[in-house]
Model confidence (mean pLDDT): 80 of 100. Predicted 3D model of a 74-nucleotide RNA (transfer RNA) from a Deltaproteobacteria bacterium. The sequence was found in a public genome assembly.

RNA sequence: GGGCGGAUAGCUCAGCUGGUUAGAGCGUCGGUUUUACACACCGAAGGUCCACGGUUCGAUCCCGUGUCCGCCCA
Numbered sequence: 001g002g003g004c005g006g007a008u009a010g011c012u013c014a015g016c017u018g019g020u021u022a023g024a025g026c027g028u029c030g031g032u033u034u035u036a037c038a039c040a041c042c043g044a045a046g047g048u049c050c051a052c053g054g055u056u057c058g059a060u061c062c063c064g065u066g067u068c069c070g071c072c073c074a
Stems, first nucleotide, its partner, number of pairs: 001073007010026004019057001028044005050066005
C1' cells in the first nucleotide's frame, strides 16, 4: 500500500435483507428469603447503536468518507 471482518448497556454479544417500545446473559442497585452472607425468586436503573455526511416519508440497518481493533496479502 491492497483486501476482508468488526465497532450496539459497565462486560460478552444478538438484532431486523428500512417501520412506530433497541434486546439477552453476566454485572450494578432495591426488595423477599437468611442470625448473616451466598444461592434462589421478584423488580429497577443503565444506550447520541464509533463520528460526520448522503439516500429516504422514515436509517442501528442502505451508500460515501474518516477513526480505532483484528486477520490475510504485498
Lineage of the source: Bacteria > Pseudomonadati > Myxococcota > Myxococcia. Its Rfam family is "tRNA". Rfam classes the family as a transfer RNA. Gene Ontology term of the family: triplet codon-amino acid adaptor activity.